[in-house]
Molecule: Lysine riboswitch aptamer
Organism: Tepidimicrobium xylanilyticum
RNA sequence: GGGUGAGGUAGAGGCGCGGUUACUAAGAGUAUCUAUACUAAAGCCGGAAGCUGAUGAUGUAUAGAGAAAGGAGUCGCCGCCGAAGUGUCAGAUAUCCAAAAUCUGAUGCUGGGACUACAUCGAAUAGGUGUAGGACUGUCAUCAUAGUAUUAGCCCGGUGCUAUGAUGUUGUGCUAUCUCACUU
Repeated sequence: GGGUGAGGUAGAGGCGCGGUUACUAAGAGUAUCUAUACUAAAGCCGGAAGCUGAUGAUGUAUAGAGAAAGGAGUCGCCGCCGAAGUGUCAGAUAUCCAAAAUCUGAUGCUGGGACUACAUCGAAUAGGUGUAGGACUGUCAUCAUAGUAUUAGCCCGGUGCUAUGAUGUUGUGCUAUCUCACUU
RNA backbone atom coordinates (compact mmCIF):
# COMPACT_ATOMS: atom_id res chain seq x y z
C1' G A 1 0.00 0.00 0.00
C1' G A 2 -4.01 -3.75 -0.83
C1' G A 3 -8.01 -7.04 1.00
C1' U A 4 -11.84 -8.78 4.67
C1' G A 5 -15.05 -7.92 8.94
C1' A A 6 -17.35 -4.68 12.78
C1' G A 7 -18.70 0.20 14.35
C1' G A 8 -19.18 5.66 13.42
C1' U A 9 -19.66 10.20 10.33
C1' A A 10 -21.01 12.82 5.82
C1' G A 11 -23.47 12.39 1.15
C1' A A 12 -26.21 10.90 -3.90
C1' G A 13 -31.06 9.36 -6.80
C1' G A 14 -35.85 13.37 -8.05
C1' C A 15 -42.54 15.51 -10.34
C1' G A 16 -37.80 12.24 -3.89
C1' C A 17 -40.35 11.19 1.42
C1' G A 18 -42.98 12.87 5.79
C1' G A 19 -44.94 16.82 9.10
C1' U A 20 -47.03 21.73 9.73
C1' U A 21 -49.23 27.27 9.47
C1' A A 22 -52.01 30.23 6.08
C1' C A 23 -55.06 30.46 1.77
C1' U A 24 -58.20 27.95 -1.94
C1' A A 25 -61.59 24.43 -4.29
C1' A A 26 -64.68 20.51 -3.27
C1' G A 27 -67.56 18.39 0.72
C1' A A 28 -72.76 21.46 -0.01
C1' G A 29 -77.03 24.60 -0.41
C1' U A 30 -75.45 18.44 2.18
C1' A A 31 -76.05 17.41 7.64
C1' U A 32 -78.61 20.39 11.04
C1' C A 33 -82.06 24.40 13.05
C1' U A 34 -86.72 27.48 12.73
C1' A A 35 -91.92 28.07 10.82
C1' U A 36 -96.25 25.90 8.31
C1' A A 37 -99.00 21.67 6.33
C1' C A 38 -99.71 16.22 5.85
C1' U A 39 -98.92 11.40 7.90
C1' A A 40 -98.88 8.21 12.19
C1' A A 41 -95.03 5.06 16.02
C1' A A 42 -91.01 4.49 16.51
C1' G A 43 -86.01 7.00 16.08
C1' C A 44 -80.82 7.79 17.62
C1' C A 45 -74.35 3.39 13.21
C1' G A 46 -74.14 -2.78 14.92
C1' G A 47 -75.69 -4.72 19.99
C1' A A 48 -76.44 -3.23 25.39
C1' A A 49 -77.27 0.90 28.41
C1' G A 50 -79.07 5.71 28.00
C1' C A 51 -81.85 9.71 25.57
C1' U A 52 -86.04 11.78 22.47
C1' G A 53 -91.19 10.71 21.20
C1' A A 54 -99.32 11.07 20.75
C1' U A 55 -97.33 18.15 24.32
C1' G A 56 -96.67 14.08 17.36
C1' A A 57 -90.53 11.43 17.19
C1' U A 58 -89.05 9.41 12.19
C1' G A 59 -90.68 10.70 7.27
C1' U A 60 -92.73 14.01 3.06
C1' A A 61 -93.52 19.08 0.94
C1' U A 62 -92.81 24.56 1.08
C1' A A 63 -90.10 28.93 2.94
C1' G A 64 -85.93 30.97 5.67
C1' A A 65 -81.13 30.26 7.91
C1' G A 66 -77.01 27.19 7.26
C1' A A 67 -72.00 24.17 9.01
C1' A A 68 -68.00 20.70 10.05
C1' A A 69 -64.60 16.41 9.91
C1' G A 70 -61.43 13.22 7.21
C1' G A 71 -59.11 13.68 2.49
C1' A A 72 -56.95 17.32 -1.79
C1' G A 73 -54.14 21.60 -4.17
C1' U A 74 -50.67 26.09 -3.82
C1' C A 75 -46.86 29.14 -1.30
C1' G A 76 -43.78 29.12 2.92
C1' C A 77 -41.39 26.67 7.06
C1' C A 78 -39.42 22.13 9.63
C1' G A 79 -37.31 17.12 9.73
C1' C A 80 -34.98 13.97 6.36
C1' C A 81 -32.86 9.71 1.92
C1' G A 82 -36.17 2.99 5.24
C1' A A 83 -36.71 9.06 3.86
C1' A A 84 -41.51 6.52 4.39
C1' G A 85 -45.56 3.24 3.35
C1' U A 86 -47.84 -1.26 4.44
C1' G A 87 -49.25 -6.72 6.07
C1' U A 88 -49.58 -9.92 10.56
C1' C A 89 -49.49 -10.43 15.92
C1' A A 90 -49.70 -8.24 20.95
C1' G A 91 -50.88 -4.08 24.16
C1' A A 92 -53.18 0.87 25.31
C1' U A 93 -57.12 4.97 24.37
C1' A A 94 -62.57 6.73 24.82
C1' U A 95 -70.09 4.24 29.53
C1' C A 96 -69.58 -1.63 28.00
C1' C A 97 -68.82 -5.13 23.68
C1' A A 98 -67.76 -5.15 18.41
C1' A A 99 -66.10 -2.46 14.04
C1' A A 100 -63.33 1.72 12.50
C1' A A 101 -59.50 5.29 14.05
C1' U A 102 -54.89 6.79 16.82
C1' C A 103 -50.35 5.42 19.56
C1' U A 104 -46.43 1.77 21.17
C1' G A 105 -43.65 -2.83 20.51
C1' A A 106 -42.20 -7.41 17.71
C1' U A 107 -41.83 -9.31 12.85
C1' G A 108 -42.22 -9.46 7.27
C1' C A 109 -42.39 -6.86 2.33
C1' U A 110 -41.21 -2.48 -0.78
C1' G A 111 -34.54 1.22 -4.31
C1' G A 112 -37.62 5.59 -6.62
C1' G A 113 -41.50 8.44 -9.22
C1' A A 114 -45.25 8.13 -13.06
C1' C A 115 -48.94 5.20 -16.07
C1' U A 116 -52.56 1.08 -16.83
C1' A A 117 -56.00 -2.87 -14.87
C1' C A 118 -58.57 -5.04 -10.63
C1' A A 119 -59.92 -4.64 -5.43
C1' U A 120 -60.64 -1.46 -1.19
C1' C A 121 -61.21 3.36 1.75
C1' G A 122 -63.54 7.89 0.26
C1' A A 123 -69.08 12.54 -1.36
C1' A A 124 -65.87 12.23 -5.50
C1' U A 125 -63.99 11.44 -11.97
C1' A A 126 -59.60 14.00 -6.33
C1' G A 127 -56.42 11.17 -3.54
C1' G A 128 -54.59 6.94 -0.41
C1' U A 129 -53.56 1.55 0.10
C1' G A 130 -52.83 -3.60 -1.83
C1' U A 131 -51.91 -6.96 -6.04
C1' A A 132 -50.25 -7.37 -11.07
C1' G A 133 -48.14 -5.38 -15.75
C1' G A 134 -44.83 -3.28 -19.19
C1' A A 135 -41.71 0.93 -19.88
C1' C A 136 -38.52 5.04 -17.33
C1' U A 137 -34.83 6.07 -13.70
C1' G A 138 -30.75 5.61 -9.56
C1' U A 139 -26.83 2.33 -7.45
C1' C A 140 -23.65 -1.93 -8.03
C1' A A 141 -21.64 -5.96 -11.19
C1' U A 142 -20.22 -8.14 -16.15
C1' C A 143 -19.20 -7.51 -21.44
C1' A A 144 -18.21 -4.45 -25.90
C1' U A 145 -16.76 0.29 -28.26
C1' A A 146 -14.57 5.19 -27.99
C1' G A 147 -11.85 8.94 -25.39
C1' U A 148 -8.51 10.28 -21.52
C1' A A 149 -4.63 9.69 -17.55
C1' U A 150 -0.72 6.52 -16.10
C1' U A 151 2.87 2.50 -16.61
C1' A A 152 9.15 2.88 -19.98
C1' G A 153 11.03 7.18 -25.68
C1' C A 154 7.11 4.87 -29.35
C1' C A 155 3.45 0.81 -30.51
C1' C A 156 0.71 -3.22 -28.39
C1' G A 157 -0.86 -4.68 -23.68
C1' G A 158 -2.15 -3.74 -18.26
C1' U A 159 -4.56 -0.43 -14.62
C1' G A 160 -7.84 3.82 -13.30
C1' C A 161 -11.65 7.34 -14.86
C1' U A 162 -15.53 9.20 -18.25
C1' A A 163 -19.33 8.45 -22.11
C1' U A 164 -22.49 5.16 -24.99
C1' G A 165 -24.89 0.35 -25.67
C1' A A 166 -26.43 -4.53 -23.84
C1' U A 167 -27.44 -7.93 -19.69
C1' G A 168 -28.35 -8.98 -14.48
C1' U A 169 -29.35 -7.76 -9.31
C1' U A 170 -31.64 -4.38 -5.74
C1' G A 171 -31.75 -0.15 0.20
C1' U A 172 -29.52 -4.35 6.35
C1' G A 173 -27.78 -1.47 -0.50
C1' C A 174 -24.19 2.40 -2.84
C1' U A 175 -20.16 6.44 -2.60
C1' A A 176 -16.49 8.95 0.39
C1' U A 177 -14.08 9.01 4.99
C1' C A 178 -12.53 7.75 10.26
C1' U A 179 -11.56 4.03 14.24
C1' C A 180 -10.66 -1.07 15.72
C1' A A 181 -9.49 -6.23 14.63
C1' C A 182 -7.60 -9.91 11.20
C1' U A 183 -4.92 -11.12 6.78
C1' U A 184 -1.37 -10.22 2.77